[in-house]
Context: one part of a larger RNA
C1' cells in the first nucleotide's frame, strides 16, 4: 500500500500454509522365580515409580553474582577529632535486599488415522493350490493428526459482535508486567502513573558525642571494655496518603 469500482472504527476468532525433538536412553517394583526348561538356568505383554541427558518457564526454598548498601583494615592527604578523598577503572577484608541467574523449583502423556518390510482372509486367471488380478483385515521409534507456537497478503486477499456517520485517533505529558529505534502495557486531577513524606518488610552490625573504668605513666595522656544504643547509616520492595509533577 492492498484486502471497496466506493468509503470509519472495535473487540473477538477461524486456520489455508509453516516453526518444533520436545522428547530420547537407562533402571527398579509388580508380572514372577511365572511361561519355558530334566536340570542348570530363566522371561515377557502391560502398570506403577525413579534416575540421566535434552527442552520450556520460574525466583517460594538452597546457592552464586550483587562497582545500590553496611561494617572493619592499611598507607598517605585534607592541621587534630568527626567526616572523607585517592590507592586501576570496588585500595584490600567480612556480610548482603531487589534484580539476573543455577547449583535450586515446575513441567514436558495417552490416543486416533494412512502405510513400509512383514503377516493374513476371500479369490480366480489355471474346476486344484496361490496374501493380489478384483476385493478386504493387520502391521513401526518413521508420514499426517493430536500438542506448542507463527498465521488473512491465504489475490478465493476469510468471520462473528458491537460502535459511529462525527470529535476521532494520533501527539504530548507521569511511567514500566514493555523495550535497540518503532512498538506494547498501566496513567494524565472524574488521577495511585512516578517522586517526596508515614508506617511496614529488609540489610548492615551497635554510630557521634557524653559518662564509668582501663595497662602503663611523674604528668599529659592511653589502645580498648562497657552504658546510652537491636544503635546509627541505607534500600531499584510492599502499603497508605494528591504534598510535588501528569497542566495540555
Nucleotide at each position: 500500500u492492498g484486502u471497496u469500482u466506493a468509503c470509519g472504527g472495535a473487540a473477538c476468532c477461524u486456520g489455508c500454509c509453516g516453526g518444533g525433538a520436545a522428547c530420547g536412553u537407562u533402571c527398579g517394583u509388580a508380572u514372577a522365580g511365572u511361561a519355558c526348561g530334566a536340570g542348570a538356568g530363566g522371561a515377557a505383554c502391560u502398570a506403577c515409580g525413579a534416575a540421566u541427558g535434552g527442552g520450556u518457564g520460574c525466583c517460594a526454598c538452597u546457592g552464586g553474582u550483587g562497582u545500590a548498601u553496611c561494617g572493619g583494615c592499611u598507607g598517605u592527604c585534607c592541621g587534630c577529632a568527626a567526616g572523607g578523598g585517592c590507592a586501576c577503572g570496588c585500595g584490600c577484608c567480612g556480610a548482603g535486599c531487589a534484580g539476573c541467574c543455577a547449583c535450586g523449583c515446575a513441567c514436558c502423556a495417552c490416543g486416533g488415522g494412512g502405510u513400509a518390510a512383514c503377516g493374513g482372509c476371500u479369490g480366480a486367471a489355471c474346476g486344484c493350490a496361490u496374501c493380489u488380478a478384483a476385493g478386504c483385515c493387520g502391521g513401526a521409534a518413521a508420514c499426517c493428526c493430536a500438542c506448542c507456537u507463527g498465521a488473512a497478503a491465504a489475490c478465493g486477499a476469510g468471520g462473528u459482535u458491537c460502535c459511529a456517520c462525527u470529535g476521532a485517533u494520533c501527539g504530548g505529558c507521569u511511567u514500566g508486567u514493555a523495550g535497540a529505534a518503532g512498538a506494547c502495557a498501566a496513567g494524565c486531577u472524574c488521577g495511585a502513573u512516578a517522586g517526596a513524606c508515614u508506617c511496614g518488610g529488609g540489610a548492615u552490625g551497635u554510630a557521634c558525642g557524653c559518662g564509668u573504668c582501663g595497662a602503663g605513666g611523674c604528668a599529659a595522656c592511653g589502645a580498648g571494655a562497657c552504658g546510652u544504643u537491636g544503635a546509627g547509616u541505607c534500600c531499584g520492595c510492599g502499603a497508605g496518603c494528591a504534598c510535588u509533577a501528569a497542566u495540555c
Molecule: large-subunit ribosomal RNA, domain VI
Organism: Natronoarchaeum mannanilyticum